[in-house]
Molecule: Fluoride riboswitch aptamer (crcB RNA motif)
Organism: Actinomycetospora cinnamomea
């Protein structure tokens, strides 16, 4: 100095925050939703503030005071 592995640590999981937990990645990484069409990147449509659970916040709808 290079390579491989392990530990620690860090990062990521389609719209915010926190806790717990799961998974993935080790920086040319993980990740950057889905469906259809006359389609090569343009049009149309759909679900969701979570990867999962709980709580909070924002937005929307309905009802009550």
């Nucleotide at each position: 100095u290079g390579u491989g592995c392990c530990a620690c640590a860090g990062g990521c999981g389609a719209u915010g925050g926190g806790a717990c937990u799961c998974g993935c990645c080790u920086u040319c990484a993980a990740c950057c939703g889905c469906a259809g069409g006359u389609c090569c990147u343009c049009c149309u449509g759909c679900u969701g503030a979570c990867g999962g659970u709980c709580c909070c916040u924002g937005u929307u709808u309905c009802g009550g005071u």